[in-house]
Model confidence (mean pLDDT): 88 of 100. Predicted 3D model of a 328-nucleotide part of an RNA (large-subunit ribosomal RNA, domain IV) from Aquirufa aurantiipilula. The organism belongs to Aquirufa, within Bacteria. It matches the Rfam family "Bacterial large subunit ribosomal RNA". Gene Ontology terms of the family: structural constituent of ribosome and ribosome.
Context: one part of a larger RNA
RNA sequence: CACGGCUAAGGAACUCGGCAAAUUAACCCUGUAACUUCGGGAUAAAGGGAGCCUCGAGUAAUCGAGGCCGCAGAGAAAUGGCCCAGGCGACUGUUUAACAAAAACACAUGGCUUUGCAAAAUCGAAAGAUGACGUAUAAGGCCUGACACCUGCCCGGUGCUGGAAGGUUAAGGGGGGAUGUUAGCUGCAAGGCGAAGCAUUGAACUGAAGCCCCAGUAAACGGCGGCCGUAACUAUAACGGUCCUAAGGUAGCGAAAUUCCUUGUCGGGUAAGUUCCGACCUGCACGAAUGGUGUAACGAUCUGGGCACUGUCUCAGCCGUGAGCUCG
Numbered sequence: 001c002a003c004g005g006c007u008a009a010g011g012a013a014c015u016c017g018g019c020a021a022a023u024u025a026a027c028c029c030u031g032u033a034a035c036u037u038c039g040g041g042a043u044a045a046a047g048g049g050a051g052c053c054u055c056g057a058g059u060a061a062u063c064g065a066g067g068c069c070g071c072a073g074a075g076a077a078a079u080g081g082c083c084c085a086g087g088c089g090a091c092u093g094u095u096u097a098a099c100a101a102a103a104a105c106a107c108a109u110g111g112c113u114u115u116g117c118a119a120a121a122u123c124g125a126a127a128g129a130u131g132a133c134g135u136a137u138a139a140g141g142c143c144u145g146a147c148a149c150c151u152g153c154c155c156g157g158u159g160c161u162g163g164a165a166g167g168u169u170a171a172g173g174g175g176g177g178a179u180g181u182u183a184g185c186u187g188c189a190a191g192g193c194g195a196a197g198c199a200u201u202g203a204a205c206u207g208a209a210g211c212c213c214c215a216g217u218a219a220a221c222g223g224c225g226g227c228c229g230u231a232a233c234u235a236u237a238a239c240g241g242u243c244c245u246a247a248g249g250u251a252g253c254g255a256a257a258u259u260c261c262u263u264g265u266c267g268g269g270u271a272a273g274u275u276c277c278g279a280c281c282u283g284c285a286c287g288a289a290u291g292g293u294g295u296a297a298c299g300a301u302c303u304g305g306g307c308a309c310u311g312u313c314u315c316a317g318c319c320g321u322g323a324g325c326u327c328g
Base pairs, nucleotide, nucleotide: 001322002321003320004319005318006317007316009314010313013312018309027049028048029047030046035040037146051068052067053066054065055064056063057062069073081307082306083305084304085303086302087301088299089298093105094104110143111142112141113140114139115138121130122129123128147294148293149292150291152224153223154222157221158220159217160216161215162214163213166212167211168210172206173205177201178200179199180198181197184193185192186191225243226242227241228240229239252286253283264280265279266278267277268276
């Protein structure tokens, strides 16, 4: 030093933090709160019992009375510590094989959306297959995440759906015209003009979806203001004015897993509390299925407090086994 065992008095003063250890413990009896989804909570909590002998009762299990011994009777081993309050997630589950088990994922529930069957969707070059030997109470995609109460306003932007009058618009259609060539005509000549045909080019016009456009749609992506004044103390502003906007954040919650200033202020708990709990609202920068607010039960979850208990500590000591060290 490692692993075990014991320890006076104190008992968390240790420490980021009761980490670790200790306490508790199986069985029987009594008893059991808030809260609650009435199932739970609950082994809540808090108490008591237990060995052996004799006698009695009883078929017996077992019970009652009396007695006996030890430090100790569930005589060893194995075998829940408990309570209060809060955050998060409803729950049982799943996960980073080998640093993360969680508040992450999943979940039942709810919603939107696609799909009428040779379905949509997916794999494949195709054939074909899955979907499904199913058929909208089905199948796929996305979001939410038990339950309770709820889920406000905005369609201007982006997306999606529908519309088709107008604008724009490809190939294609169309072919006005233009150019080249030259039979011919003309000219003394150089040259000029030049039909038909052929070749090249090509205007107008026509021409779908899309886009522009017009509507709808937010449990689609998303968004949800500023300034000034005003009440007979002061303060504040139910009220008024004005600018801007698609609309200006409703209910509920709020220094919060979100609050910078901040250890906000007040109250509680402590002798003393940057944490914690209850309030306030000045929300830097909560907010309603990217769900809001609650919530019994549950959790090797996180946070604060208490009881019990202890070598965590005051502050160390002793013992055992092993390692190490010295000698061989």